[in-house]
RNA sequence: CCAGUCGGCCGGGCAGUCGCGUCCUCGCCGCGUGCAUGCACGCAGCGGGGCCGAGGAAAGUCCGGGCUCCAUCCGGCACGGUGGUGGGUAACGCCCACCCGGAGUGAUCCGCGGGACAGUGCCACAGAGAGCAGACCGCCGGGACCCGAUCCGUCGGGUGCCGGUAAGGGUGAAAGGGUGGUGUAAGAGACCACCGCGGUCCCGGUGACGGGAUCGGCACGGUAAACCCCACCGGGAGCAAGGCCGUACAGGGGACGUUCGCAGGGCGCCGGCCCGAGUCCCCGGGUUGGCCGCUGGAGGUCGUCGGCAACGGCGACCCGAGAUGGAUGACUGCCACGACAGAACCCGGCUUACAGGCCGGCUGGUCCG
Numbered sequence: 001c002c003a004g005u006c007g008g009c010c011g012g013g014c015a016g017u018c019g020c021g022u023c024c025u026c027g028c029c030g031c032g033u034g035c036a037u038g039c040a041c042g043c044a045g046c047g048g049g050g051c052c053g054a055g056g057a058a059a060g061u062c063c064g065g066g067c068u069c070c071a072u073c074c075g076g077c078a079c080g081g082u083g084g085u086g087g088g089u090a091a092c093g094c095c096c097a098c099c100c101g102g103a104g105u106g107a108u109c110c111g112c113g114g115g116a117c118a119g120u121g122c123c124a125c126a127g128a129g130a131g132c133a134g135a136c137c138g139c140c141g142g143g144a145c146c147c148g149a150u151c152c153g154u155c156g157g158g159u160g161c162c163g164g165u166a167a168g169g170g171u172g173a174a175a176g177g178g179u180g181g182u183g184u185a186a187g188a189g190a191c192c193a194c195c196g197c198g199g200u201c202c203c204g205g206u207g208a209c210g211g212g213a214u215c216g217g218c219a220c221g222g223u224a225a226a227c228c229c230c231a232c233c234g235g236g237a238g239c240a241a242g243g244c245c246g247u248a249c250a251g252g253g254g255a256c257g258u259u260c261g262c263a264g265g266g267c268g269c270c271g272g273c274c275c276g277a278g279u280c281c282c283c284g285g286g287u288u289g290g291c292c293g294c295u296g297g298a299g300g301u302c303g304u305c306g307g308c309a310a311c312g313g314c315g316a317c318c319c320g321a322g323a324u325g326g327a328u329g330a331c332u333g334c335c336a337c338g339a340c341a342g343a344a345c346c347c348g349g350c351u352u353a354c355a356g357g358c359c360g361g362c363u364g365g366u367c368c369g
Stems, first nucleotide, its partner, number of pairs: 001365010012335007020053002023050006030043006055340001059351002062349005067238004073272005079234005084098005099113001100111004114229002119227002121223003136169002138165005144159006177195006196218001197216008242292004251283006264274002299318008
């Protein structure tokens, strides 16, 4: 320098003018309350000033939690989820490190990565045979018949039959270990060496797992994003949760229950236990206001210590939206003009969308030293 790979960050900047929202504050005016004519407090209106005011994904609402309510619950079934190992975390299906398998020269990337000797099912098409295998072609042996040659001993070829053979061909995603040899009529773990596989033992590691020794001739095909089995996890509903104040109204009918215990313990079934007198349905009537929850938190930045890391401990500093028809915008000047996109209880993740730009680590190649 070229090519590649991984990670982090930004995602308009500065100045001015006008506007919007929460909060704070000042002035004027009004109302209410308290105490002695004034002051204090609260509320509403008008005007002025000040601080702050969307995102890396605020998104999809896919996981996990906080919070709230269901008196508090327990066990079983069912249902749902997760799935190599160890750690991190409030928790997770997230993150980190490692293991195993696969791809790549490599940096690195990918894996829905428990169990197929618990049981059941399935393995289409093709193919002779698809699970207690299988003889289509080929190879080999033995009879029978035919043809040819003949030195009359036999030799060669063909057709069909019987048998052996899983080496070779062919089918298939997959054909009952692989390669090489011995052996054989031809063959075959039939036997041998190495590799693979399985059992046992030893060593290393917290562990997944790795290494070694020895035994076994090989049995046990694949599929669990098929049923299923194993281990672990899960109570339900959600801020329209839930609570307070105010305003308004009109009741009527039915069902179940109060010693025999309803309803309730917010999906379904069963049992235990608790609880305690109301609960549910239909018709009809009324309200359509305000406040809290509401944003200071598993919060951020920096330093230091522990850890390979994710992360954690300690210390200092900082405050960065809180609406309820829902604010966060517009214009001007200079530079750059080019994305996806707008909070509604909060937080940790994942996923998806995204113009352009910046920084760093590492790998391969070439050249130079």

A computed fold for a 369-nucleotide RNA from Brachybacterium sp. AOP25-B2-12, annotated as Bacterial RNase P class A. Lineage of the source: Bacteria > Bacillati > Actinomycetota > Micrococcales > Brachybacterium. It is recorded under the gene name rnpB. The model forms 97% of the base pairs in the Rfam consensus.